Transfer RNA from Candidatus Woesebacteria bacterium CG22_combo_CG10-13_8_21_14_all_45_10, 72 nucleotides, folded computationally.

RNA sequence: GGUCGCGUGGUCCAGUGGUAGGGCGCUUCGUUCACAUCGAAGAAGUCCCUGGUUCGAAUCCAGGCGCGACCA
Repeated sequence: GGUCGCGUGGUCCAGUGGUAGGGCGCUUCGUUCACAUCGAAGAAGUCCCUGGUUCGAAUCCAGGCGCGACCA
């Protein structure tokens, strides 16, 4: 320098045009002498940034930023 992939709550991921979800973690309650386990409820997201397409974008397109793989 070239090609490709990834970026979504604290964390690991799903979601491929129409209400943003799950596991773990966190908070509260129940259970226990207590802790763990288990059960119930809850909080936490400008979906990396900017622009475009669209009635509507996490999703499609362009440019950027960051990380990774391969080739030279």
The coordinates come from a structure-prediction model, not an experiment, and the mean pLDDT is 81. The RNAcentral record of the sequence draws on ENA. Rfam family: tRNA. Rfam classes the family as a transfer RNA. Rfam describes the family as follows. Transfer RNA (tRNA) molecules are approximately 80 nucleotides in length.